Predicted 3D model of a 98-nucleotide RNA (Glycine riboswitch aptamer) from an Ilumatobacteraceae bacterium. Its Rfam family is "Glycine riboswitch aptamer". Gene Ontology term of the family: glycine biosynthetic process.
RNA sequence: CGAACCCGGCCGGGAGAGUCGGCGUCACCACCAGUGGCGCCGACGCCGAAGGAGCAACCACCCCGGAAUCUCUCAGGCCACCGGACCGACCGGGUGAG
Numbered sequence: 001c002g003a004a005c006c007c008g009g010c011c012g013g014g015a016g017a018g019u020c021g022g023c024g025u026c027a028c029c030a031c032c033a034g035u036g037g038c039g040c041c042g043a044c045g046c047c048g049a050a051g052g053a054g055c056a057a058c059c060a061c062c063c064c065g066g067a068a069u070c071u072c073u074c075a076g077g078c079c080a081c082c083g084g085a086c087c088g089a090c091c092g093g094g095u096g097a098g
Stems, first nucleotide, its partner, number of pairs: 001098001005094005011088003018044011045078003051074001052072003058066002
């Protein structure tokens, strides 16, 4: 000087899953009715990639154990926004093959 690896910051990308009923309100129409938007409530359904939990290939082992993008769905979510595991770029730190 410096590859790879680890941690943090920042930027970009980033999926999945809903219907029905009731009430209220606004708009269109304007006699009723009907349709659409929004909010609340109820019923059942659904998704998983915050988090959480479980099993495990495997790793480690004196003891204590560690461990997923699998599973469960407590939480969260099912218009958009937000969030989002994970991936990439850049910056800083640690370590450091050569």